[in-house]
RNA sequence: GGAGGGAUGCCAGAGCGGCCGAAUGGGGUAGUCUUGAAAACUACUGUAGGGCAACCUACCGGGGGUUCGAAUCCCUCUCCCUCCG
Numbered sequence: 001g002g003a004g005g006g007a008u009g010c011c012a013g014a015g016c017g018g019c020c021g022a023a024u025g026g027g028g029u030a031g032u033c034u035u036g037a038a039a040a041c042u043a044c045u046g047u048a049g050g051g052c053a054a055c056c057u058a059c060c061g062g063g064g065g066u067u068c069g070a071a072u073c074c075c076u077c078u079c080c081c082u083c084c085g
Base pairs, nucleotide, nucleotide: 001084002083003082004081005080006079007078010026011025012024018068027045028044029043030042031041032040046059047058048057049056050055061077062076063075064074065073
């Protein structure tokens, strides 16, 4: 220099145009159980802004575009992995 794959909540990781701010697991918090703990089970659990509350808005590595609508398609940049030269 060329080709391919990847970046999603605290962590792993699915989702590949609308039901998705987002499954599932781990982790965390609270509870049940126990003499106590572990295990198991139950509930809750991203960040920021707005609102008395119910709830609303934005955010899927950064920026831009396409579309009625984008984590998902296109362009560009950053970073990581593999291969070729």
Model confidence (mean pLDDT): 81 of 100. Transfer RNA from a Minisyncoccota bacterium, 85 nucleotides, folded computationally. It was read from a public genome assembly. Taxonomically the source falls in Minisyncoccota (Bacteria, Bacillati). It matches the Rfam family "tRNA". It is annotated as a transfer RNA.